The prediction has a mean pLDDT of 83. The RNA shown here (transfer RNA) has 71 nucleotides and comes from a Candidatus Berkelbacteria bacterium. The organism belongs to Candidatus Berkelbacteria, within Bacteria. It was read from a public genome assembly. Its Rfam family is "tRNA". Rfam links the family to the GO term triplet codon-amino acid adaptor activity. Rfam's curators write: Transfer RNA (tRNA) molecules are approximately 80 nucleotides in length. The family's RNA type in Rfam is transfer RNA.
[in-house]
RNA sequence: GCGGGAGUAGCUCAAUGGGAGAGCGCGAGCCUUCCAAGCUUGAGACGCGGGUUCGAUUCCCGUCUCCCGCU
Numbered sequence: 001g002c003g004g005g006a007g008u009a010g011c012u013c014a015a016u017g018g019g020a021g022a023g024c025g026c027g028a029g030c031c032u033u034c035c036a037a038g039c040u041u042g043a044g045a046c047g048c049g050g051g052u053u054c055g056a057u058u059c060c061c062g063u064c065u066c067c068c069g070c071u
Stems, first nucleotide, its partner, number of pairs: 001070007010024004018054001026042005047063005
């Protein structure tokens, strides 16, 4: 330099055009003599910038970071 893959919540991962979700974790409450466990509830995220579209996490372009391969 070229090609491919990944980037979503504190962590691990879903969601492949129309309501952004789960588990664990975190906060509050309930239960318990207390703790743990259990139950309820809450906060919190689409790498960045553009484009297409009525509508973009999703499609297209560029860019950044990481991984793999080729030279």